[in-house]
Context: one part of a larger RNA
């Protein structure tokens, strides 16, 4: 000199764009953050309509009917493994990079081919009867499905046996023939379709393995028993001591094993001419975690933040028998700390989940609020004006000098401010209607509709210099000097050093220098 997720002191007019718990992965009140589908199903608790019945105040009261729009609770499907948070752990194939899978899986989506036949038994809900303070739960009767089960049919699927051909990378792989065995499906419909099953391929996502790179300590020198390898079996989507039995005695290490300490990794960021050094906030990719530890279930995918079970610590409810909870989601609270924001608005846009769609949900996201935390921009006037006014201060040769064109005064402008008025882009779609092209449907065109921000940005008119400057420093380094006070005192100080009676170094004043809505100090890095 540059830089910062900064803090502190003094000061402060505005806007744009960014950023905002670095400490206690400490504990959390309250609200919200993952639902959706009635075009899978039985149904009908609420709302609206319709029909019927009764009463009468003659158009409202009560009751009935799932008939219609819809729909609480329930069965079922898809989603909840994404999105969002945090960096505790991890020195590791975790990450980065380059490869491999002849050792693998992949829901939804796309393409292609074939199929979608016949039956059955339950169960939730509802109803009845109970237990319990509650959380919850027991028994009986009855009912549905795209829930569950059985049978049929099937091959380029799987398994076994026997061949043929081609290729390679060692185990082998691919194509193909025959025989035998095994395994499928679900309906709904506005009749257009939407689904379902099997097989092959693609896309996407994931898994696994390997080479190289990846912090400090030798005041850590030996470490290892599933340990290293083999055989067999099991297991996995898949290779493998991944697991087990048996056999052998191996394996790693001074090119640093093992142990200890520290740490998420990278793209990047800061600095530097570079080499290098430091760092890993925001944004993007990967990993790990979700009160602590463990376990599996479901599922295409989890060993699952707002799922389950067990143990533990903590908090809460209780009728003392028993139960409930997990903000490292968004706000917010306490605590810790030098220190870090609103219990805001909206799904209008982008994206996501479900749905045929309308739509619903979405603290993702879009916006607004707070903070000079940073970067950038603008302003606090401009021109003229010497009697060089007055005050202040200083010097003095008592003439004057300086503050200083500064002010007053004259003219001008109105960024900004205030008031009033006009007022966006972000919206293209979906839906609906109309039209055009090949017959319905699809594609395209036109119309209609939708804005949280927000009456915001922006623009115009009016008013009037009107609303707006500080901070640090002035001995040398280092730009900027005098007086007064003090008298080795009080104090200053980054280093050298200053102060003991003429202090440009302390304190004040005048003057000056630097930067400027900031300026200094502290901390850290180069």
């Nucleotide at each position: 000199g540059g830089a910062u997720g900064a803090a502190c002191g003094c000061u402060a007019g505005c806007g744009g764009c960014a950023g905002g718990c670095c400490u206690a992965a400490c504990a959390c009140a309250u609200g919200c953050a993952a639902g959706u589908c009635g075009a899978a199903c039985g149904g009908u608790a609420a709302c609206a309509g319709a029909u019927c019945u009764a009463g009468c105040u003659u158009g409202c009261u009560a009751g009935a009917u799932g008939c219609u729009g819809a729909c609480g609770a329930g069965u079922g499907g898809c989603g909840c493994a994404c999105g969002g948070g945090u960096g505790a752990g991890u020195a590791a194939c975790g990450c980065g990079u380059a490869u491999a899978c002849a050792a693998u899986c992949u829901a939804c989506c796309u393409u292609u081919a074939a199929c979608u036949g016949a039956g059955g038994g339950a169960u939730a809900g509802c109803c009845c009867a109970g237990a319990g303070a509650a959380a919850u739960u027991u028994g009986g009767a009855u009912u549905a499905a795209u829930a569950c089960c059985u049978c049929a049919u099937a091959g380029u699927a799987u398994u076994a046996u026997a061949g043929a051909g081609a290729g390679g990378c060692a185990u082998c792989u691919c194509u193909u023939u025959a025989u035998a065995a095994u395994u499928a499906a679900a309906a709904c419909u506005c009749c257009g379709g939407u689904g379902g099953u099997u097989a092959a391929a693609g896309a996407u996502g994931a898994g696994u393995a390997u080479g190289c790179g990846u912090a400090c300590u030798a005041u850590u020198a030996g470490c290892u028993a599933g340990u290293u390898g083999g055989u067999a079996a099991g297991g996995u989507a898949a290779a493998a001591g991944c697991u087990u039995a048996c056999c052998a005695a191996g394996g790693c290490u001074a090119c640093g094993a093992u142990a200890g300490u520290u740490a998420g990794g990278g793209g990047g960021c800061c600095u530097g001419a570079a080499a290098g050094g430091g760092u890993g906030a925001u944004c993007c990719c990967c990993c790990a975690c979700a009160c602590u530890g463990g376990u599996a279930c479901u599922g295409a995918g989890a060993c699952a933040c707002g799922g389950a079970c067990c143990a533990g610590a903590c908090u809460c409810c209780u009728a003392c028998g028993g139960g409930a909870g997990g903000c490292a989601g968004c706000a917010g609270u306490g605590a810790g700390g030098a220190a870090u924001a609103u219990u805001g608005c909206a799904c209008a846009a982008u994206g996501g989940a479900g749905g045929a769609a309308a739509c619903u949900c979405u603290g993702a996201u879009g916006c607004a609020g707070c903070c000079a935390u940073g970067c950038c921009g603008c302003g606090u006037g401009c021109a003229g004006g010497a009697a060089g006014a007055a005050u202040g201060c200083c010097c003095u040769a008592u003439g004057g000098g300086u503050u200083g064109u500064a002010a007053a005064c004259u003219g001008c402008u109105u960024u900004u401010a205030u008031a009033c008025a006009a007022g966006a882009a972000g919206a293209a779609a979906c839906c609906u209607c109309g039209g055009u092209a090949c017959g319905u449907g699809u594609a395209c065109c036109g119309a209609c509709u939708u804005g949280a921000c927000g009456g915001u940005a922006u623009u115009g008119u009016a008013u009037g210099a009107a609303u707006a400057a500080g901070c640090a420093c002035c001995g040398g380094c280092u730009a900027a000097c005098u007086c007064c006070g003090u008298g080795c005192c009080a104090g200053c100080a980054g280093c050298c050093g200053c102060g003991g009676u003429a202090a440009u170094a302390c304190g004040g004043a005048g003057g000056g220098u630097g930067c400027a809505a900031g300026c200094g100090u502290u901390a850290u890095c180069c």

Small-subunit ribosomal RNA, 5' domain from an uncultured Flavobacteriales bacterium, 526 nucleotides, folded computationally. Its mean pLDDT, the model's own confidence on a scale to 100, is 83.